[in-house]
The part of an RNA shown here (large-subunit ribosomal RNA, domain IV) has 342 nucleotides and comes from a Candidatus Nealsoniibacteriota bacterium.
Context: one part of a larger RNA
């Protein structure tokens, strides 16, 4: 000096990144009360107050349980132990919820979830997985069924673009393989013709017929693909210069270029703002955090879904009351286990 556990003067978060840890209040017991806000269930045991033993008398009851009234007695304390057991409140942010997850650093705002939509799927062998296959699931189901994608209770909503990708549709054109058909040139089998040679043979040519050939033409000859359309809860996108109002400022306004089409409702310094501790109110003696309001949003914005939401959250964020060795500031006790010295 460590390790458990335990008490503390005055103060009482002044610690810390943060009330981590810890203390304490409360007592799932009775009686009163009980707010915004709300999907009218809930919020809720809200908050808070008071009671609690014992022993007498009386009422209801059955003379009992119990339960209401009045009286008295004790004590520091009466749910008089002991186990077990939510501290409350006020604002926001994310997620509607219960539930699910990194067995062994992460439980979350991360996955799921009803709900919503869009696409596929007419069943003798759906669609769609697995399997080389036989076969199986799907399903002893049949579109109010099954598979996929994406959103993510519920409210109010979900804007503009189809030019680019992709997808569905179309079939006139035009562009295409292999094959097939019909040719041309090459070889090659056979016949033959001419010249040389005494013959064998050797040069050079010709006819049809077959086979031939990574040879060549020509016709035919499908999806695709060029085209024509539609299609966004599909993969995406969603301007820019300059001028203008009788104080300044701003600009409803107007003028240009570009583009498929210029970001609508909402929300907003946001889990998103870079400038930035933005301005402005409130909270505080002082508040890069927090609340609420401006908004030219560096780079917000609608199912990669906007916004808003009561209920809920071992989620996060800021305050407040209770309480407290967190601290100011540390100190003592006990028990344990080490080192040094005796």
């Nucleotide at each position: 000096a460590g390790c458990u556990u335990c008490u503390g003067a005055a103060g009482g978060a002044a610690c810390u990144c943060g009330g981590c840890a810890a203390a304490a209040a409360a007592g799932u017991a009775g009686g009163c009360g009980u707010a915004a806000c709300u999907u009218c269930g809930g919020g809720a045991u809200a908050a808070g107050c008071c009671u609690u033993g014992c022993c007498c008398c009386g009422g209801u009851g059955a003379u009992g349980a119990a339960u209401c009234g009045g009286g008295g007695c004790c004590g520091c304390a009466g749910u008089g132990a002991a186990a077990g057991u939510a501290c409350c409140c006020c604002u926001g942010g994310c997620g509607a919820c219960u539930g699910u997850u990194u067995a062994c650093c992460a439980a979350a705002a991360a996955c799921a979830c009803a709900g919503g939509u869009c696409c596929c799927u007419g069943c003798u062998a759906a669609a769609c997985u697995c399997g080389u296959a036989a076969g199986a699931g799907g399903a002893u189901g049949u579109a109010u069924a099954g598979g996929g994608g994406c959103u993510g209770a519920g409210g109010c909503c979900u804007g503009a673009c189809c030019a680019g990708u992709g997808c569905u549709g179309g079939a006139a054109c035009g562009u295409u393989a292999a094959g097939c058909u019909c040719g041309c040139c090459g070889g090659u089998c056979u016949c033959u013709g001419u010249c040389c040679u005494u013959u064998u043979g050797g040069a050079u040519g010709g006819a049809a017929u077959g086979c031939u050939g990574a040879g060549u033409g020509a016709g035919u000859g499908a999806a695709g693909c060029g085209c024509c359309a539609g299609u966004g809860a599909a993969c995406g996108u969603c301007g820019g210069c300059g001028g203008u109002a009788a104080c300044u400022a701003u600009a409803a306004c107007c003028g240009u270029c570009c583009a498929a089409a210029g970001g609508u409702a909402g929300c907003g310094u946001a889990a998103u703002c870079c400038c930035u501790u933005g301005c402005c109110a409130g909270g505080u003696a002082a508040g890069u955090u927090c609340u609420g309001g401006c908004c030219c949003g560096c780079a917000u914005g609608a199912a990669a879904g906007g916004u808003u939401u009561a209920a809920c959250g071992a989620c996060u964020a800021g305050g407040g009351g209770a309480c407290u060795g967190u601290c100011u500031c540390c100190a003592g006790a006990a028990g344990c286990a080490g080192c040094u010295c005796g």
Background: Rfam family: Bacterial large subunit ribosomal RNA.